[in-house]
Molecule: small-subunit ribosomal RNA
Organism: uncultured bacterium
RNA sequence: UCAGGAGUUUGAUCCUGGCUCAGAACGAACGCUGGUGGAGUGUCUUAUACAUGCAAGUCGAGCGAGUCGGAGUAGCAAUACUCUAGGCGAGCGGCGAACGGGUGAGUAACGCGUAAACAAUCUGCCCUGCAGUCGGGAAUAACCAUCCUAACGGAUGGCUAAUGCCGGAUAUUAUGGCGGGACUCCUGUCCCGUUGAUGAAAAAUUUAUUGCUGCAGGAUGAGUUUGCGUCUGAUUAGCUAGUUGGCGGGGUAACGGCCCACCAAGGCUUCGAUCAGUAGCCGGCCUGAGAGGGUGAUCGGCCACAUUGGGACUGAGAUACGGCCCAGACUCCUACGGGAGGCAGCAGUAGGGAAUAUUGCGCAAUGGGGGAAACCCUGACGCAGCAACUCCACGUGUGGAAGAAGCAUUUCGGUGUGUAAACCACUGUCGAUAGGGAAUAAACGUCGUCUUCGGACGGCCUGAAUGUACCUACAAAGGAAGCACCGGCAAACUUCGUGCCAGCAGCCGCGGUAAUACGAGGGGUGCAAGCGUUGUUCGGAAUCACUGGGCGUAAAGGGAGCGUAGGCGGAACUCCAAGUCGUUCGUUCAAUGCCGGGGCCCAACCCCGGACCUGCGGACGAGACUGGUUUUCUUGAGUUAUUCAGAGGCAAGCGGAAUUCCUAGUGUAGCGGUGGAAUGCGUAGAGAUUAGGAAGAACCCCAAUGGCGAAGGCAGCCUGCUGGGGAUUAACUGACGCUGAGGCUCGAAAGUGUGGGUAGCAAACAGGAUUAGAUACCCUGGUAGUCCACACUGUAAACGAUGUAUACUGGAUGUCAGCCGCAAGGCUGGUGUCGUAGCUAACGCGCUAAGUAUACCGCCUGGGGAGUACGUUCGCAAGAAUGAAACUCAAAGGAAUUGACGGGGGCCCGCACAAGCGGUGGAGCAUGUGGUUUAAUUCGAAGCAACGCGCAGAACCUUACCAGGGUUUGACAUGGAAUCGCCGCAGCGAGAGAUCGCUGUUUGGUAGCAAUACCACGGUUCGCACAGGUGCUGCAUGGCUGUCGUCAGCUCGUGUCGUGAGAUGUUGGGUUAAGUCCCGCAACGAGCGCAACCCACGUUUCUAGUUGUCAUCAGGUAAUGGGGAAACCCUCUAGAGAGACUGCCGGGGGGAACCCGGAGGAAGGUGUGGAUGACGUCAAGUCCUCAUGGCCCUUACAUCCUGGGCUACACACGUGCUACAAUGGUCGGUACAAUGGGUCGCAAAAUCGCGAGAUGGAGCUAAUCCCCAAAGCCGGCCUCAGUUUUGAUUGGAGUCUGCAACUCGACUCCAUGAAGCUGGAAUCGCUAGUAAUCGUUGGUCAGCACACAACGGUGAAUACGUUCCCGGGCCUUGUACACACCGCCCGUCAAGCCAUGGGAGGAGGGAGUGCUCUAAGUCGCAAUGCCGACCCGCAAGGGAGCUAGCGCCUAAAGCAAGACCUCUGACUGGGGCUAAGUCG
Repeated sequence: UCAGGAGUUUGAUCCUGGCUCAGAACGAACGCUGGUGGAGUGUCUUAUACAUGCAAGUCGAGCGAGUCGGAGUAGCAAUACUCUAGGCGAGCGGCGAACGGGUGAGUAACGCGUAAACAAUCUGCCCUGCAGUCGGGAAUAACCAUCCUAACGGAUGGCUAAUGCCGGAUAUUAUGGCGGGACUCCUGUCCCGUUGAUGAAAAAUUUAUUGCUGCAGGAUGAGUUUGCGUCUGAUUAGCUAGUUGGCGGGGUAACGGCCCACCAAGGCUUCGAUCAGUAGCCGGCCUGAGAGGGUGAUCGGCCACAUUGGGACUGAGAUACGGCCCAGACUCCUACGGGAGGCAGCAGUAGGGAAUAUUGCGCAAUGGGGGAAACCCUGACGCAGCAACUCCACGUGUGGAAGAAGCAUUUCGGUGUGUAAACCACUGUCGAUAGGGAAUAAACGUCGUCUUCGGACGGCCUGAAUGUACCUACAAAGGAAGCACCGGCAAACUUCGUGCCAGCAGCCGCGGUAAUACGAGGGGUGCAAGCGUUGUUCGGAAUCACUGGGCGUAAAGGGAGCGUAGGCGGAACUCCAAGUCGUUCGUUCAAUGCCGGGGCCCAACCCCGGACCUGCGGACGAGACUGGUUUUCUUGAGUUAUUCAGAGGCAAGCGGAAUUCCUAGUGUAGCGGUGGAAUGCGUAGAGAUUAGGAAGAACCCCAAUGGCGAAGGCAGCCUGCUGGGGAUUAACUGACGCUGAGGCUCGAAAGUGUGGGUAGCAAACAGGAUUAGAUACCCUGGUAGUCCACACUGUAAACGAUGUAUACUGGAUGUCAGCCGCAAGGCUGGUGUCGUAGCUAACGCGCUAAGUAUACCGCCUGGGGAGUACGUUCGCAAGAAUGAAACUCAAAGGAAUUGACGGGGGCCCGCACAAGCGGUGGAGCAUGUGGUUUAAUUCGAAGCAACGCGCAGAACCUUACCAGGGUUUGACAUGGAAUCGCCGCAGCGAGAGAUCGCUGUUUGGUAGCAAUACCACGGUUCGCACAGGUGCUGCAUGGCUGUCGUCAGCUCGUGUCGUGAGAUGUUGGGUUAAGUCCCGCAACGAGCGCAACCCACGUUUCUAGUUGUCAUCAGGUAAUGGGGAAACCCUCUAGAGAGACUGCCGGGGGGAACCCGGAGGAAGGUGUGGAUGACGUCAAGUCCUCAUGGCCCUUACAUCCUGGGCUACACACGUGCUACAAUGGUCGGUACAAUGGGUCGCAAAAUCGCGAGAUGGAGCUAAUCCCCAAAGCCGGCCUCAGUUUUGAUUGGAGUCUGCAACUCGACUCCAUGAAGCUGGAAUCGCUAGUAAUCGUUGGUCAGCACACAACGGUGAAUACGUUCCCGGGCCUUGUACACACCGCCCGUCAAGCCAUGGGAGGAGGGAGUGCUCUAAGUCGCAAUGCCGACCCGCAAGGGAGCUAGCGCCUAAAGCAAGACCUCUGACUGGGGCUAAGUCG
């Protein structure tokens, strides 16, 4: 007997660190909702103002009148008189009113709490005891009379009583004096004796009691004093004259500067005085595991206050809430002269406010006041009312699936709501109705009995709440459920709407067309007569850390030392007992809380008992430890002696090299400077060189990872003075020590003051450059300064970012000083590196600790604002020290990880550069794009990786666009119903056509003679489901594709390392085209990639031999042709093989991989080319190929048709073609291919045409037939010109395809003959059968090719090399980047908003000081005024007494000078925040 975490910084990780959440609580408020009962609670704000009523009276048994009633007597009666155990009742008198009740303004204080003290005190009523209560006197209110006043009230005269007042007598243990004794905490207390100075009284009545007086004691209450405890600020450091003390008085119940006179000069304070701010304190309450933190409502204790301030009176008690006096403010009345008032009592009102109740009932109970008592009073209290304000309890029903309907959702099958409803059966709490019906009550009193006379017992009387609680009966599911939430934290999910809008949000964050996050619906989760929100407190927060944190780099070690206070402190003994520990006593009120028990049906609530109350105090004991005390010790510390090293400090002197300047000589044109220049210097002679001289500053080599110093710092040599340190062993002192708040001293550089000095260097400044600019970097000059002396400043990344001291804890290896040793080596003290354990978030530290401990100091508590503002101190100034807040953000940060990046490094590739060849960019044309235009110029593609791209071919069609004309179940698919045999085909007509109209002809099968019926097919109509969409979203998607890149990479399993992200493997040494291979290695293996396997080409063998071939044979020709036979030798065709593997040799290399060279070979080191594209990147491209979610259109965004457009044209760009010519053009002649295509086709021969082509049609479904080269070569001409170059453009004439060449086809012929004479900046391709050049073929296609895809012919140049540009790979490094450098990010300016500093001033506030004036009042003095008691006196009068008045003090008020705080202020300073502003 009790301790829980989560979200959020990052690409990810660990840590630091803040912010936020989940919990509990409340005198609460607000929103929505609301059935019952019980117990509690209820102006937290204006201590603001209060209408009205009530909240403190009572006693006739203290007193005298009055009045009412009653009785009696007299009287006819009125009435008079007497009496009264009666009622009422103002006044005198007594007690109470100081309690009870309220509030928290003030107060930081002995106010409160706790523990003590009073030997320095009082105490009415109450209790106990002792002793008394004798005898007198004088007044006065009421009342009466007269008078004043509006009122409140008052004046004068007269009468009267008392338990009212005043003398006298008596008196103790009272008070005082004297003497003695005992005791004690000093002053004193107690006791005894003596003296006899002082001091009492009140009566009433029912005769039994109650009062009254003195003394003593008790109880209760109060007063005073003391120890300890009791909030924040030092940007409040000094405060104090009655102040501190003394002596003597006064005063008080009592001590005391409480007050006064005099004397002294003290008192408080860094252990926080004074000042300022805030606040009633406590038991407790809330929270928390606790320690703590917060709080001080209700209940209880104490204090303070009562409209604000001051004052006393009365009294046992007050400096008095419902008393008095004065002053102020306010309200009310007034006849204007003057008066009245005090809800912070209970209700209630207004106001303030987010907000807090009835002008209720009753004294029945409990308690209080008075009284002998009855009784009276009691807004204390007991009850009721209002409020879900809190806590507790109960209810709103229970059982049943044909799983209804509705709603929601859906993959259309269903699923959910859901036993939920309806319906059937059942129960009866609460509420409603009716009936019954308590307890709280026992006393007092009275009656009766008894009595020991105190009292006991019995009867009777008394209920606000209340006809309430409770009980019973009855009917009836009937009257009774909401609120919040549902992205994560955090339980709970879907649909629609919205579209960075509206909105949400505690934090992170949601919302820009598929939102589980907004709003709504459905569903769900949680709690429930409540549920949420807001506010506040504690918790979580170990996030102020006592329990229980930190400071190398996250915030944090003072720049360093000396040293004061303080803290801590070596060894041994003695004593003391302060701390400490134990036992016991007192106290820690009650209530609360805890445990046990009991009472309301339970619970809340209430009652009883117990433990607890961790504290404080007293007594006794213990003696280890801490402390104190005495004596002693030597190991800490220090002193002396011997010796050593050193840029330790200060002062004086000396030295050489260099630099600059001056003088003189030689000598001539430049020097200097830079990336390159210029400014600058120089013919008046520079620079260079020689000699001489002057000046100032700094000290080459030695030199170091070295030495010294507390730090800053210290460097030529010598001298003087001086500090510290090490080693060695002896002697001495005897804890003399460590740390160190304040304080003092030292303290780089720069800077300041005064005076010197100034060679070089050099802020500022000037000039020259650079640049877009260049107030910079570079250059030429140059002043402060740098140097010296004296004085100031007091800061640095003053760093080891590591305070000082001490002890302990493995080693290895350098080095400095000393000592020991022959040496190896060792010891002590410094100074470095690496490392064990351990520590650390990691990095790292590691006997020089950041390890293990101790002592003391300093410092930190999210980032920014800000080391700023204000204030203060210091400073000549510059500035330094101290050092905030508002506001704002959800981070800021440390270390490490993986990437990416770098005008970082290393290694290495690539037509990347270089070396070459040819182009593009200039011209004309073609084609695509942009732009513009247009009715439309459909749409997409956008750096590389869009732009001869989608499009392998837009005249119609295509076609998606535009204009116009039509159709609406549709041009197309399926289903349903009805109907027809239309439809189709042929023809005619209208129309631009789609289409419409007309005529003719006119389905199939089965059954049946037929009509007809049914089925099939096809059409039409209907209207419903649906069709349709090249409409949107490629940022909802699939599929496909591009790109990095054919780059060599990308990963996994297990193991190991690391807290972890991750690492290792994959790095390293070599090598390769390659993560290719070898070696090594905490890795061992594996996968996707690489390579190989595949295809083509190159050599060859075998097989096969037509349509191919022709060495051979035969025949034959003009022919080397063609044909035949035969053959498959060759070529070829097309299948299967072989071949190449670093296999062999030499060298290099590590006896490796591999590289170099060589041989052989058709081919040699992946032989050449292709196909093949890892993990991934770019929200890359495509919804217009296709598919597809969602959204949108549905007589239109669908569909059909005609025409137009996609072909436009000032212009800009990309890609190409043709050229600019002589390596050419042109004419003639002539030679050699390969791929491939062909029946809706290719088309020969032949003929015609200048030609395109036409006619023609053999042959060919193809190794058979057809379509097929150019450059080249040979020869002629041209001769450098806009040409015999070029061919654009245009005119004319044609051909072909096709319904149709106008917009808008290709080609041909004739004519025309533009620009262009090799192309600026810039830029592209290519490394060999390549570039360049030449033609050919094919797909698309009716036709249309400069494009695209293929094919062959001719056929080069160059590569030193990897510095540079671009791209890429590996390793490494830095990083504040991670949307990843097209990143991040800083400052000014401009705009808006916010808070804040300064500010000429202005306004207000509380507190204090000094002075003036002084109300009421106490005290003192005190009348010529008053004067009954007592005294003197016959009396008059006097004394005594009282008062006016005066004096001291003094509230308020006034005056004065300051300090402090708050608000405000033109203007001004910076700061913060705010998607897309400007400059760098």